Molecule: transfer RNA
Organism: Planctomycetota bacterium
């Protein structure tokens, strides 16, 4: 210096053009004489950033910034 792959909720990630979902944690209830399990509800996200395409962009192009591999 060149190639690839990722950046989404506090943490792990799903989604491949129509207003973003789990599982873990949090909080709240139900159940216990109490705990722990274990069911129920429930908050939480400017989809890295800046532009362009489209009626619409997390998602598809372009430039950057970070991170991880690989080559040299």
């Nucleotide at each position: 210096g060149c190639c690839g792959c990722g950046u989404u909720a506090g943490c792990u990630c799903a989604g491949c053009g129509g207003u973003a979902a789990a599982g873990c944690g949090c909080g709240g209830c139900u159940u216990u004489c109490g705990u722990a399990a274990a069911g129920c509800c429930g908050a939480a996200g400017u989809c890295c950033a800046g532009g362009g395409u489209u009626c619409a962009a997390a998602u598809c192009c372009c430039u950057g910034a970070g991170g991880c591999g690989g080559c040299u």